Small-subunit ribosomal RNA from Viscum album, 1455 nucleotides, folded computationally. RNAcentral holds the sequence, with entries from SILVA. Model confidence (mean pLDDT): 81 of 100.

[in-house]
């Protein structure tokens, strides 16, 4: 998600409704108040009323009848023959139906009433009388027994003039009712295993309406139970309704069937029929009454109260209809039951309007601002009236006539009025139909599941629009499907959960092959039955439907007949093939005992010798000069058994090896003699069972838990050492568990194959070894078909079948808790424990990413060099302090001479004061002034404030246009926020060689192949193989610039050279140099070797240049939520007399201090002076500036020349030859300071460069660390230029001079590629993840105890009844008639008996000081135990230890 219903809640409508159903699931809680069962006067006496009176008429309490056992209600109890289905025999039956026979005789009493009396009531007691269809007695009938004989029964009369109708006895059947008995069969627990004394049976007397221990005595010991008894908990069954293809699962309200119950227990009376809802009697609890002595009551029957609850209605109306009681009936009762009211609880109907109508109206919402939608929707125009409201007509049901209608002013019909009186609710991330926009800001909330929400939420809230249903929706709550997720249909077990550790057998399942028999299960016909309603199916009635109504089917199922007999099963016989005896041998670390053995190592001794040994990465404890190690002789003890040995061998498994005897278990073969299915599996039960441990003895060599040391190490309760207890070991006994494993139960059969070994056989051949398309049996590999999520398995299945047995159902809690069994204990089984938690946990395979994992290969990555950095002073940047402000970003590499190609003002954005508010800047409107222009005057300036000059420009003559100023709203600004909302361009990996795509193939799939192998390279470059074939981004090419030539050009360049070993050539304008441009040249082309005859490496020639000729520019797919909102550009947000913009000054330059990057030294290969040679490349008109002249200089003054191959800047330095300095803090350094000047610029104090003169610090080459480079490269030396008024530039970008060493190699570190391995990581090792404390909360275990329920069991006590006695009372009917009998009845007594006490004792709920884990939270703490060889491989049973993880002995497993 779907469907369902006795449901319930929410929100809205309660608009009209209308039919048809239903409506205390909780408290079997308690209950006011009215009514629910009475009737008969034709069964009796009587009494009373109406009448004057008689008569008559009506009503009655009592007596008697019959009906109060039905009807209605409820589900406590109940797991049982209660209930359903099927049968059975030992029974009864009132009222009706048939039907036989009777109804003859005669007796006594008790109510009522009356009279007296008790009580408060409720209700009595006493005395005297009477009647029946009431009660008794007598006479007669069947039935009953084998006969005879005995002995036992009945009756009622009423009404009627009357015929004649009701009623009554006995007895027979029948219909319908009801008792009882049987089979199978009906929930859940073995953490419930043994129950039973009337129990189980017999026999006798009893009892019953009938059979039985039903019930007693007296006998026997039965009886039930793993096919689950007992007991515990749970529950009214079934029809059937729900759900489902069906099997089934869940459920038992309305209806109808049965059953129990009727304030809670126990009894009985009377009847046909109760152990009785509206009856007794009692016991008890609660209510009520009361005079306190005593009594009354039971809504689980109808309305209805209270209470519980999430929750269920009216103190209605009628017997008119159906039924039921009563009666000869009229009648009378009926809360059964016909209706009617409340609730949309529920199913089925009807509407809430139809047609037309675009300016696409206003509004709303969105927006790309153009629009779109809401939307033909309203409005409007028309035409209708279900339904509404009013007014009339007006049934059926009623039953042969008449008469009877609660509903009922009713269904129905027909005028009339009027669009008129009538839509809401979920829901729009996915699943699942339906989308925007505001607001919010891990907040509020949302959520059925994933999940959403941290400033652009389609998942909150609103609000537009949309979807889905509709008088309802939606949520809760059950229930069944889906879910093949308890699987019978119809599932699993190697690694996900799951095969006992292994074996042997009982019970039970299952069972070879042949002929027979029977029919037990099967199959098949018919018979009856399965209650009606329900369902299905046709027809029919309400207008339709739901809803009734008829009929028909269907009814899987139990029972019965009859029949088949293939196969299962019985019964019988034979069979041999499975299996099992007996025979012949073989192979073997199979078992048990028992004896003898040699090497090792260790101890103890002599002996020889003399400093160390030992031991580790590296050490130290420790032995040693009181003689070790170390060699050598000799001896003592224990444990274990090298080679032979092999994924070989036997054994169930656990496990089993020195040689050797006994003694004993099993299997293989061969041969084929006997048994004849005798098997095969196995709950429950037995056996044996590695290591550890446990108890007693014992023995103890070497190992070696714990323990003591030493190291390591932030710690080290660890790995490393040194010792070193128990233990290892024997012998007896327990324990009973392991990764007890092939993580794979056992049996049997079938299913291509290769290769190998072990064991017996056969076959050929042999001296032997070997050898085969060889048989059994066993032990391994590889792989077909099949299987399997895969990995994998594959005749030794995880295939194909058959049988049986164990076992499992999400993780965690927890194999824990609590009871049981077992054990000397530790601690084993056994356990579907539960509360609680959680949306995953797990499996195999991919793809990355990583590894203190392997392989291969690269890089100035190490290595070899050269030269720096980290010392020093100075620049310069950062960070941190400071401050009013020191504006902001950048922060491993990839931030720090970085934005900033230059911060005195400006820039500047920050800080302090002064001032502005449509603004400094952009466009519009309106109004006035042209614009400007200088001058005063205050002011730190912006700025105020005067007063003065100027009147252009086009014009259609209104006006406009430029600029200014006012003014008034759109709106301007923003270096504010957000680089984690985007863009853009940029850094890094990395100029590393990678990242991909189409078809194809392969694979459930993710994905792989392609791109991987073998070789090559600077390269996924190139080649060869291959299930790949091709392609693309990237690599190389191709762009520039540098080297060579040739050819054109020939100003502003050049101009007597260039060149050869020599020879010679080239040229007067363009021969050289040089410049522009266009060309050529290089391509592994040629060649030797190798390589596979590939690609290509390698030597060579040729060549200015060789194998990318050398720079340079180009940066694949992505990775860093790298950076940057302050370059720009931009979304949202946020300021709007301010966070905007102006203006002065000041900060960005502050100074104990830490870092980076740079210079400038430390000096002799160098400094100082003074002379000489030779660059390229580059700027220049707000410029470069030549020459001269002044100055020690910077520079000042002059101004020729150049808008440049023309002139100028402009000296090039290093270097080459010469002078001093001679190794010193110096003629090295040159900081730092005093003094004077000079240039830019409004300014040069904070804060500038430059110049002369003084001054002369630190520093003598730099500690751990670290960079940078491989050729014209490092180094060293200067030249320029850009940003400037100027310059803090020792920067960064160009430029040529001069010009080295080094590379054995890839061990190693660093980064990087490509292949493999393991991974529990995917935010991807800066990852994950375990366990202790600490805090909170959660629920659970123990627990001295304590409160409660249930249930047994013994005793006590014993109520009402009921059975038995009974000598005591009492008594009408009968017998006798005397006295008394018989019968009754009271009263005692015995037995039984509910509730109660008392004791025990099990179950089970509740709590409890306190205690133990355990789960859950959040950024806590302490370690890092697991995941890579997780840095000591892991993991396991056992034992010890230890703050935790966790560490160690022993055995054991590879996961």
């Nucleotide at each position: 998600g779907g469907a369902u219903a006795a449901a319930a809640c929410u929100c809205a409508u309660c608009c009209u409704u209308g039919a048809c159903c239903u409506u205390c699931u909780u408290a079997a809680c308690a209950c006011a108040u009215g009514a629910a069962a009475g009737u008969c006067g034709g069964a009796c006496a009587g009494g009373a009323a109406a009448u004057g009176g008689u008569g008559u008429u009506u009503c009655c309490a009592g007596u008697g009848g019959c009906g109060g056992a039905u009807g209605g209600g409820u589900g406590a109890g109940u797991a049982a023959c209660g209930u359903g289905u099927a049968a059975u025999a030992a029974c009864c039956u009132a009222c009706c139906c048939u039907u036989u026979g009777g109804a003859g005789g005669g007796g006594a009493u008790c109510a009522a009433c009356a009279g007296c009396u008790g009580g408060a009531a409720a209700u009595g007691g006493c005395u005297a009388c009477u009647a029946a269809u009431a009660c008794c007695c007598c006479a007669u009938a069947g039935g009953c027994u084998g006969a005879g004989g005995g002995g036992g029964a009945a009756a009622a009369g009423g009404a009627g003039g009357a015929a004649u109708c009701c009623a009554c006895c006995c007895g027979a059947g029948g219909a319908g009712g009801g008792g009882a008995u049987u089979g199978a069969u009906u929930c859940u627990g073995a953490u419930u295993a043994g129950c039973u004394a009337g129990u189980u049976g017999g026999u006798g007397a009893g009892g019953c309406a009938a059979u039985a221990g039903c019930a007693u005595a007296c006998c026997a010991a039965g009886g039930c139970a793993a096919u689950g008894a007992c007991c515990a908990g749970u529950a009214g069954u079934g029809g059937g309704a729900c759900u489902a293809a069906g099997a089934g699962g869940a459920u038992g309200a309305u209806c109808a069937a049965c059953c129990a119950c009727a304030c809670u227990g126990g009894g009985a009376u009377a009847g046909a029929g109760a152990c009785a809802c509206g009856g007794c009697c009692u016991a008890g609890a609660c209510u009520c009454c009361a005079a306190u002595g005593g009594g009354a009551g039971g809504u689980a029957g109808u309305a209805g109260u209270g209470g519980g609850g999430a929750a269920u209605u009216u103190u209605c109306u009628g017997c008119a209809a159906u039924g039921g009681g009563a009666u000869a009936a009229a009648u009378c009762c009926u809360g059964a039951u016909g209706g009617a009211a409340c609730a949309a609880u529920g199913u089925c109907g009807a509407g809430u309007a139809g047609a037309g109508g675009u300016a696409g109206a206003a509004g709303g919402c969105c927006c790309a601002c153009a629009g779109g939608u809401c939307g033909u929707g309203a409005a409007c125009u028309u035409a209708u009236u279900u339904u509404c409201c009013c007014a009339g007509a007006g049934a059926g049901g009623a039953a042969g006539u008449a008469a009877u209608g609660a509903a009922g002013a009713u269904a129905u019909c027909u005028a009339g009025g009027g669009a008129a009186u009538a839509a809401u609710a979920a829901u729009c991330a996915g699943c699942u139909a339906a989308c925007u926009c505001u607001a919010u800001g891990c907040c509020a909330a949302c959520a059925g599941u994933c999940g959403u929400g941290g400033u652009a939420a389609g998942a909150c809230a609103g609000a537009g629009g949309a979807u889905u249903c509709a008088a309802g929706c939606a949520u809760u709550a059950u229930c069944c499907a889906g879910a093949a997720u308890u699987a019978u249909u119809g599932g699993g077990u190697g690694u996900a959960a799951a095969g006992c550790a292994u074996c042997u057998a009982u019970a039970g399942g299952u069972g070879g092959a042949u002929u027979u028999u029977u029919a037990a299960g099967u199959u098949c016909u018919c018979c009856a039955u399965c209650a009606a309603a329900u369902c299905c199916u046709a027809g029919g009635g309400c207008u339709c439907a739901a809803c009734c109504c008829u009929a028909g089917a269907c009814a899987u199922g139990c029972g019965g007949u009859g029949g088949a007999a293939a196969a299962u099963a019985c019964c019988a016989a034979g069979c041999u093939g499975g299996a099992g005896u007996a025979u012949g041998u073989u192979a073997g670390g199979g078992g048990c005992a028992g004896a003898g053995g040699g090497a090792g190592a260790u101890u103890c001794u002599g002996g020889u010798g003399g400093a160390g040994c030992a031991g580790u990465g590296a050490a130290a404890u420790g032995c040693g000069u009181a003689g070790a190690g170390a060699u050598u002789g000799g001896a003592a003890a224990g444990a274990a058994c090298a080679c032979c040995a092999a994924c070989u061998g036997a054994a169930a498994a656990a496990g089993c090896a020195c040689u050797c005897u006994g003694c004993u278990g099993g299997u293989c073969c061969g041969a084929c003699a006997c048994u004849g299915a005798c098997a095969u599996u196995a709950a429950g039960a037995g056996a044996c069972a590695a290591a550890a441990g446990a108890u007693a003895g014992g023995g103890g060599a070497g190992c070696g838990a714990a323990u003591g040391u030493g190291a390591u190490u932030a710690g080290a309760u660890a790995c490393c050492c040194c010792a070193g207890u128990a233990g290892u070991c024997c012998u007896a006994u327990c324990c009973a568990u392991a990764a007890a494993c092939g993580a794979u139960g056992g049996a049997u059969a079938c299913u291509u194959g290769g290769c190998a070994c072990u064991g017996u056989g056969g076959g050929u051949a042999u001296u032997g070894a070997c050898c085969c398309a060889u048989g059994c049996a066993g032990u391994g590999u590889u792989g077909u078909a099949g299987c399997u999520a895969a990995c994998a398995c594959a005749u030794u299945a995880a295939g194909u079948a058959u049988c049986c047995c164990a076992c499992c159902u999400a993780g965690g809690g927890a194999g824990u808790a609590c009871g049981u069994u077992c054990g000397c204990a530790c601690g084993a089984a056994a356990g579907a424990a539960a509360a609680c938690u959680c949306a995953a946990a797990g499996g195999a395979a991919u793809u990355g990413a990583u590894a203190g994992g392997g392989g291969c290969c690269c890089g100035c990555a190490c290595u070899a060099g050269c030269g720096g950095u980290g010392g020093a002073g100075c620049a310069u940047g950062u960070g941190g302090u400071u401050u009013a402000a020191u504006u902001c970003g950048a922060u491993g590499c990839a931030a720090a001479a970085c934005g900033a190609a230059g911060a005195a003002a400006c820039u500047u954005a920050c800080c302090a004061g002064g001032g502005c508010u449509u603004g400094a800047c952009a466009u519009g409107c309106u109004g006035c002034a042209a614009a400007u222009c200088a001058u005063c005057u205050u002011g730190a300036a912006u700025g105020g404030g005067a007063g003065g000059g100027g009147u252009g420009c086009c014009u259609u003559c209104g006006g406009g246009a430029a600029u200014g100023c006012a003014g008034a709203c759109a709106u301007a600004g923003g270096u504010g926020g957000u680089g984690c909302a985007a863009g853009g361009a940029u850094g890094u990996c990395a100029u590393c060689a990678g990242c991909u795509c189409g078809u194809g193939c392969c694979g459930u799939a993710a994905g792989g192949u392609g791109u991987u192998g073998g070789g090559u390279u600077a390269a996924g470059u190139c080649u060869u193989g291959a299930a790949a074939c091709g392609a693309g981004c990237g690599c190389a090419a191709a762009c520039c610039u540098c080297a060579u030539g040739u050819u054109u050009a020939g100003u502003u360049u050049c101009c007597a050279u260039c060149g050869u070993u020599g020879a010679g050539u080239u040229u007067a304008a363009a021969a050289c140099c040089c410049u522009g441009a266009a060309c050529a040249g290089a391509c592994u082309g040629c060649u030797g070797g190798u390589g596979a005859u590939a690609a290509g490496c390698u030597g060579g020639a040729g060549g200015a240049a060789g194998g990318u000729g050398a720079g340079g520019a180009u940066g694949a797919c992505g990775u860093c939520a790298a950076g940057u909102c302050a370059u720009c550009a931009u979304g949202c947000c946020c300021c709007u007399u301010a966070g905007g913009a102006c203006c002065u000054g000041g900060a960005u330059g502050a100074c104990a201090c830490g870092c980076g990057u740079g210079u400038u030294g430390c000096a002799a290969u160098g400094g100082c002076u003074g002379g000489g040679a030779a660059a390229a490349a580059g700027g220049g008109c707000c410029g470069c500036g030549a020459u001269c002249c002044c100055g020690u200089g910077a520079g000042g003054g002059u101004g020729a020349g150049c808008u440049a191959a023309c002139c100028c800047c402009a000296a090039a330095a290093a270097c080459c030859g010469a002078u001093c300095c001679u190794c010193a803090g110096u003629u090295c350094a040159g900081a730092u300071u005093a003094c004077a000047a000079g240039c830019u610029g409004c300014a040069a104090c904070u804060c500038g460069c430059u110049u002369g003169c003084u001054u002369g610090a630190a520093g003598u080459c730099g500690g751990a660390a670290u960079c940078a480079c491989u050729a014209g490269c490092a180094a060293u030396c200067g030249c320029u230029g850009g940003u400037u008024a100027g310059c803090c530039a020792u920067a960064a970008g160009a430029c040529a001079g001069u010009g080295a060493a080094u590379u054995c190699a890839u061990u190693c570190c660093c980064g990087g590629g490509c292949c493999u391995u393991g991974u529990a990581c995917a935010c991807a090792c800066u990852g994950c993840c375990c366990g202790u404390c600490a805090c909170a909360c959660u629920a659970u275990g123990g627990g001295a105890g304590c409160u409660g329920g249930c249930c047994a069991u013994g005793c006590c006590c014993g109520a009402a009844g009921u059975c038995a006695u009974u000598a005591c009372c009492u008594u009408u009917a009968c017998c006798a008639c005397a006295a008394g009998g018989a019968g009754g009845g009271g009263g005692a007594u015995c037995a039984u008996g509910a509730a109660g006490g008392c004791a025990u004792g099990g179950c089970u709920a509740g709590u409890g000081a306190u205690u133990g884990g355990a789960g859950u939270g959040a950024a806590g703490u302490c370690g890092u135990a697991a995941c890579a060889a997780g840095g000591u491989a892991g993991c396991u049973g056992u034992a010890u230890u230890a703050g935790a993880a966790g560490g160690u002995g022993u055995g054991g497993c590879u996961g």